RNAcentral holds the sequence, with entries from ENA. Transfer RNA from a Bacteroidales bacterium, 73 nucleotides, folded computationally.
RNA sequence: GGUGCGGUAACUCAGUUGGUAGAGUGCCAAACUGAAAAUUUGGUGGUCGUGAGUUCAAAUCUCACCCGUACCA
Numbered sequence: 001g002g003u004g005c006g007g008u009a010a011c012u013c014a015g016u017u018g019g020u021a022g023a024g025u026g027c028c029a030a031a032c033u034g035a036a037a038a039u040u041u042g043g044u045g046g047u048c049g050u051g052a053g054u055u056c057a058a059a060u061c062u063c064a065c066c067c068g069u070a071c072c073a
Stems, first nucleotide, its partner, number of pairs: 001072007010025004019056001026044006049065005
C1' cells in the first nucleotide's frame, strides 16, 4: 500500500428484506428478610465511529475519512 471483517447503553452483544433502537450484566429504588445474599418488580442509560449523499423516511443503501483486527504484498 491492497483486500476482508468489525465500531450500537458503563460492559458483552442483537438488530442483515430501509419504517418508533433492544437484551443480558451493571447502577438506583421498592417488595421479601431480624439483617444480608438470592429472587421478583419498576426505573436508569445510546447525536448507532465521524462527515456527506440517496430517500417521504437511514443503525441499515452509496462515498470519503478515523480506529481495531486478520490476510496479501
Its Rfam family is "tRNA". It is annotated as a transfer RNA. Gene Ontology term of the family: triplet codon-amino acid adaptor activity. The prediction has a mean pLDDT of 83.